[in-house]
Molecule: Guanidine-I riboswitch aptamer
Organism: Pueribacillus theae
RNA sequence: AUAAUUGUUUUCUAGGGUUCCGCAGCUUUGCCUGGACUGGUCCGAGAGAAAACGCACGGUUUACCUGUGUACACGGAGGGAUAAAAGCCCGGGAGGA
Numbered sequence: 001a002u003a004a005u006u007g008u009u010u011u012c013u014a015g016g017g018u019u020c021c022g023c024a025g026c027u028u029u030g031c032c033u034g035g036a037c038u039g040g041u042c043c044g045a046g047a048g049a050a051a052a053c054g055c056a057c058g059g060u061u062u063a064c065c066u067g068u069g070u071a072c073a074c075g076g077a078g079g080g081a082u083a084a085a086a087g088c089c090c091g092g093g094a095g096g097a
Base pairs, nucleotide, nucleotide: 007053008052009051010050011049012048015043016042020040021039022037023034024033025032026030054070055069056068057067058066059065060063072092074095078090079089080088
């Protein structure tokens, strides 16, 4: 200087909005308005948490067994999906170091 790799799933959290529910409003009582409404449902992290599986190297009793390890990780703008938004997806991307 160049290139590659840095696993998957589930549950949850930070966070997020407004389909549904609830809540609030109304001399439009509704296929209404409001997320400048705490919330339940809902979405939800590569750089948050836990677990399981996987992977690497060992052990011996060869098993649905067991031990250790699985590191590090600054980051826009813009676009996309859904009802909508987002630490979701593009994306461990551009760029930076």